The RNA shown here (transfer RNA) has 75 nucleotides and comes from a Planctomycetota bacterium.
[in-house]
RNA sequence: UGCCCGAUAGCUCAACGGUAGAGUAGGCGGCUGUUAACCGCUUGGUUGUAGGUUCGAAUCCUACUCGGGCAGCCA
Numbered sequence: 001u002g003c004c005c006g007a008u009a010g011c012u013c014a015a016c017g018g019u020a021g022a023g024u025a026g027g028c029g030g031c032u033g034u035u036a037a038c039c040g041c042u043u044g045g046u047u048g049u050a051g052g053u054u055c056g057a058a059u060c061c062u063a064c065u066c067g068g069g070c071a072g073c074c075a
Base pairs, nucleotide, nucleotide: 001071002070003069004068005067006066007065010024011023012022013021018055026042027041028040029039030038048064049063050062051061052060
C1' cells in the first nucleotide's frame, strides 16, 4: 500500500429494505428461616463516523475511523 472480515443495550450475540430483539448483567417483586438458585415484571440503543439511494436503511452504495486476518513494498 492492496484485498477480505468485523463494529448493534454494560457484556455476548440476533435482526428478509418494512415497529431494533434475545441471553446475561442492572432495578423491582415473588418464592425461601437466610443466602444462592428458580419464577414474574421492568430499565437500558445517536445500530463506529459523515454523506448518498429509497416512500422507508442496522441492512444497499461511497468515503473515513477503529479492530482482526492475508498478501505485497522498503529495509
It was read from a public genome assembly. The coordinates come from a structure-prediction model, not an experiment, and the mean pLDDT is 81. It matches the Rfam family "tRNA". It is annotated as a transfer RNA.